Model confidence (mean pLDDT): 86 of 100. The RNA shown here (c-di-GMP-I riboswitch aptamer) has 88 nucleotides. Rfam family: c-di-GMP-I riboswitch aptamer. From the family's description: GEMM was predicted in a large-scale screen for bacterial structured RNA regulatory elements. Its family is annotated with cyclic-di-GMP binding in the Gene Ontology. The sequence was found by an Rfam model in a public genome assembly.
RNA sequence: CGAACGAAAGGGCAAACCCGACCGAAAGGCGGGGGCGCAAAGUCACCGGCCUAACGAGCGCACGCUCCAUGGCGGCGGGAUUGCCGAA
Numbered sequence: 001c002g003a004a005c006g007a008a009a010g011g012g013c014a015a016a017c018c019c020g021a022c023c024g025a026a027a028g029g030c031g032g033g034g035g036c037g038c039a040a041a042g043u044c045a046c047c048g049g050c051c052u053a054a055c056g057a058g059c060g061c062a063c064g065c066u067c068c069a070u071g072g073c074g075g076c077g078g079g080a081u082u083g084c085c086g087a088a
Base pairs, nucleotide, nucleotide: 005086006085012038013037017033018032019031020030022029023028036075042081043080044079046078047077048076049073050072051071056067057066058065059064
């Protein structure tokens, strides 16, 4: 110095839950509080998985039911990529 690894220090992120006279059809997101956890809990929907089902399609007299991602989840697993510190 590099890889692997994760002690310390400084800093970072922020689950559940609560609030919004915010967005969205929903899932979910955003803002404020909160703090379970996280060494990539930074970034990218590329692969798998999961959630929703508006539009559309099918059925139906109708209420509605079923299918469908072009909508989401990166704090579900993998992959890609960038990166702080430096004990054992």